[in-house]
Context: one part of a larger RNA
Molecule: small-subunit ribosomal RNA, central domain
Organism: metagenome
RNA sequence: CUGGGCGUAAAGCGCGCGUAGGCGGUUGUGUAAGUCGGAUGUGAAAGCCCAGGGCUUAACCUUGGAAUUGCUUUCGAAACUGCACGGCUAGAGUAUGGGAGAGGAAAGCGGAAUUUCCGGUGUAGCGGUGAAAUGCGUAGAUAUCGGGAGGAACAUCAGUGGCGAAGGCGGCUUUCUGGACCAAUACUGACGCUGAGGUGCGAAAGCGUGGGGAGCGAACAGGAUUAGAUACCCUGGUAGUCCACGCCGUAAACGAUGACAACUAGAUGUUGGGAGAAUUUGUCUCUCAGUGUCGCAGCUAACGCGUUAAGUUGUCCGCCUGGGGAGUACGCCGGCAACGGUAAAACUC
Numbered sequence: 001c002u003g004g005g006c007g008u009a010a011a012g013c014g015c016g017c018g019u020a021g022g023c024g025g026u027u028g029u030g031u032a033a034g035u036c037g038g039a040u041g042u043g044a045a046a047g048c049c050c051a052g053g054g055c056u057u058a059a060c061c062u063u064g065g066a067a068u069u070g071c072u073u074u075c076g077a078a079a080c081u082g083c084a085c086g087g088c089u090a091g092a093g094u095a096u097g098g099g100a101g102a103g104g105a106a107a108g109c110g111g112a113a114u115u116u117c118c119g120g121u122g123u124a125g126c127g128g129u130g131a132a133a134u135g136c137g138u139a140g141a142u143a144u145c146g147g148g149a150g151g152a153a154c155a156u157c158a159g160u161g162g163c164g165a166a167g168g169c170g171g172c173u174u175u176c177u178g179g180a181c182c183a184a185u186a187c188u189g190a191c192g193c194u195g196a197g198g199u200g201c202g203a204a205a206g207c208g209u210g211g212g213g214a215g216c217g218a219a220c221a222g223g224a225u226u227a228g229a230u231a232c233c234c235u236g237g238u239a240g241u242c243c244a245c246g247c248c249g250u251a252a253a254c255g256a257u258g259a260c261a262a263c264u265a266g267a268u269g270u271u272g273g274g275a276g277a278a279u280u281u282g283u284c285u286c287u288c289a290g291u292g293u294c295g296c297a298g299c300u301a302a303c304g305c306g307u308u309a310a311g312u313u314g315u316c317c318g319c320c321u322g323g324g325g326a327g328u329a330c331g332c333c334g335g336c337a338a339c340g341g342u343a344a345a346a347c348u349c
Stems, first nucleotide, its partner, number of pairs: 004320003007303002012317001014201004021194003025088007033081002035077005041071002049065006091191001092188005097182002103177007110154001115149007125136002162169002206247006215241002220236004258316006266294012298305002322349003331342004
C1' cells in the first nucleotide's frame, strides 16, 4: 500500500446549492503525455539464487551466469485513457399544449367554540375528585337569552391522500412566486454525476427590541394524596405559546437506510396524467410518474429487505475501528447569552 464495514451491533453530514478535485455517452481523424514492445547506457563490489571448481566433507573460499522488477537516450505500436479538431442523439436541457397539489410570500374576509364585559330572566348553590378541599357565589354566581370586545386555532371534508430538498405545509378569496408530472413534436448538442472547503435553508425550546395576550401553561402559590410528596390529581397562575424584525443552528432533524445511473419474477390497493377496447353505466386492457401492502430469486447474524432493495454493479462524497473517561478538558472559531462546532490524553476495565 492492498484487503473490512455503516437499517437495528461502532459508523450516512438535518437538507439543499455549488468551487476545486474525482469520474464521465456515441463516432471519425490526428497526436503520442499515460500505456505496450525492441534497442542503448547505467543499475559498484560483496551478499541472495543457479551451474561449476578448491580444502578427505561441511562451514568457508573461488569462477561464471542470472537477478538487480529502476532510471537515461532512442526506434516503433496506436487498442484503451488523455489532448486537439470535427460529427451524432439514446444522457442533460429548452420551447409549445395540458391537468393535479395543505409548495412558498403578502393582503383581505368568515363561521363555530372558549374567555371576558354590559343588559334581561332566575335562586342557592357552582366547580372539582377515587373521595375531598383550596377556589367562585346572596355585593346574586352556576344555568339561560340578547348585545359588545378580543386573541388563538381552523371541526366535518380527511384518506399508509397530496405538496415540498429537508425542517415542514390544512377555513375562504385575491395578488406575486418555486418545483414536479403527462402527451406529441421541434430545437441545443455531453452542456453531465458527485462534491473537500464555502454558502443558504433549517422543528421545538431559548435570546434581543417593540407589540399582543382569549385558551393553554414551565416557574411559583394554595388544596389534596403520602411515612415524606420539592411529583402524579385539583384550584389559581408568570414567562412562553401569537405578530414584526434580528439572533440561535440543535432534535429519536428517523426510512435510525448519502447522491446519481444501469440491470434483475410477480400479485394487489391508491394518487396525478395519457392511449385503447367495450359501452354510454358499472367497467376492462396498456402505459408514464408517485405512494402503500404482500412476495420469487438474491441478500442478511437474525429480524427482515425484496424494481421506492438492505439484490447485482459503477462513480463521487461523508463516516466507523473495544467499554468507560467524553462528545468532556485545553486551544481555536462562532454566539448578546444560553450554548454550538472542532476535538484529545492520563487513568481504568